[in-house]
Context: one part of a larger RNA
RNA sequence: CUGGGCGUAAAGCGCGCGUAGGUGGUCGUUUAAGUUAGAUGUGAAAGCCCUGGGCUUAACCUAGGAAUUGCAUUUAAAACUGGGCGACUAGAGUAUGGUAGAGGGAAGUGGAAUUCCACAUGUAGCGGUGAAAUGCGUAGAGAUGUGGAGGAACACCAGUGGCGAAGGCGACUUCCUGGACCAAUACUGACACUGAGGUGCGAAAGCGUGGGGAGCAAACAGGAUUAGAUACCCUGGUAGUCCACGCCGUAAACGAUGUCAACUAGCCGUUGGGGGGGGUUACCUCUUAGUGGCGCAGCUAACGCGAUAAGUUGACCGCCUGGGGAGUACGGUCGCAAGGUUAAAACUC
Numbered sequence: 001c002u003g004g005g006c007g008u009a010a011a012g013c014g015c016g017c018g019u020a021g022g023u024g025g026u027c028g029u030u031u032a033a034g035u036u037a038g039a040u041g042u043g044a045a046a047g048c049c050c051u052g053g054g055c056u057u058a059a060c061c062u063a064g065g066a067a068u069u070g071c072a073u074u075u076a077a078a079a080c081u082g083g084g085c086g087a088c089u090a091g092a093g094u095a096u097g098g099u100a101g102a103g104g105g106a107a108g109u110g111g112a113a114u115u116c117c118a119c120a121u122g123u124a125g126c127g128g129u130g131a132a133a134u135g136c137g138u139a140g141a142g143a144u145g146u147g148g149a150g151g152a153a154c155a156c157c158a159g160u161g162g163c164g165a166a167g168g169c170g171a172c173u174u175c176c177u178g179g180a181c182c183a184a185u186a187c188u189g190a191c192a193c194u195g196a197g198g199u200g201c202g203a204a205a206g207c208g209u210g211g212g213g214a215g216c217a218a219a220c221a222g223g224a225u226u227a228g229a230u231a232c233c234c235u236g237g238u239a240g241u242c243c244a245c246g247c248c249g250u251a252a253a254c255g256a257u258g259u260c261a262a263c264u265a266g267c268c269g270u271u272g273g274g275g276g277g278g279g280u281u282a283c284c285u286c287u288u289a290g291u292g293g294c295g296c297a298g299c300u301a302a303c304g305c306g307a308u309a310a311g312u313u314g315a316c317c318g319c320c321u322g323g324g325g326a327g328u329a330c331g332g333u334c335g336c337a338a339g340g341u342u343a344a345a346a347c348u349c
Stems, first nucleotide, its partner, number of pairs: 003321004007303002012317001014201004021194003025088007033081002035077008049065006091191001092188004096183004103177007110154001115149007125136002162169002206247006215241002220236004258316006266294012298305002322349003331342004
């Protein structure tokens, strides 16, 4: 390579959109590129294979055949794939009416709490721990009350609840805005799926410029602990955490499970719709889109998965090929940097 694989053994890109490419619903008609059949030409000889012949035999030599799975030309077929034309509605989409939602962006507002400031009451402690000490406090702390400032986060509701492609999203109000679902009809008529490159989004930390800074808190300082303690514990505390704009582009970015479609027992919850019963409240039943728990068949090395598949299949992409060296070096490329991405070998077991 052919293969075999990718939940946990190596292996699903963090997630979308989308170019080329690959693949593609039903019916009719046509074409004949693929496809199938025949014919002709060619496919050197030798060798291999088969049947004979010649050396006493064999090796060897020799004759004929077969084979040469291919290519070209030509004749025909039309099921399938492709191309042309026409039609369809089951895929996909649009319209109408509804529904739920922490989906996104902007502006404004609110209450609780922490901290700080001022004033008042008031007096000797407070704080902290396993125990302490550093620390704060008679220059009046802590406690209590009133008022004020400022920043950040939104208790209860809250739920294997909801929304989003993923990252993620949780006080309230308004404005702008994306998607999903349901019902009944109408319309378009395959407009679809996937997607190398490409492009956009992408937690936290980090970076740049300018703000902001209550609490928390890397670094740092001190107190303890200890043989030591560059830690765990305590008292402080700066970046940072917050905002705007611009970078970075990585995570156990996880369901460690790519996307899309079809098919394959049941049972029990729950969320959002719709229908029918029941009849005015408590429900029963059918259906649809999610989200959970069991479980048959089947699969799996086992664990387990089991209509939200890891079952049975199809389409397309990505990735793996013993451990270490190493996700490293070199080179390319991106970045302000940190570094990211692409990605070896020697050597060794």

Overview: RNAcentral holds the full RNA, with entries from ENA. The part of an RNA shown here (small-subunit ribosomal RNA, central domain) has 349 nucleotides and comes from an uncultured prokaryote. The prediction has a mean pLDDT of 90.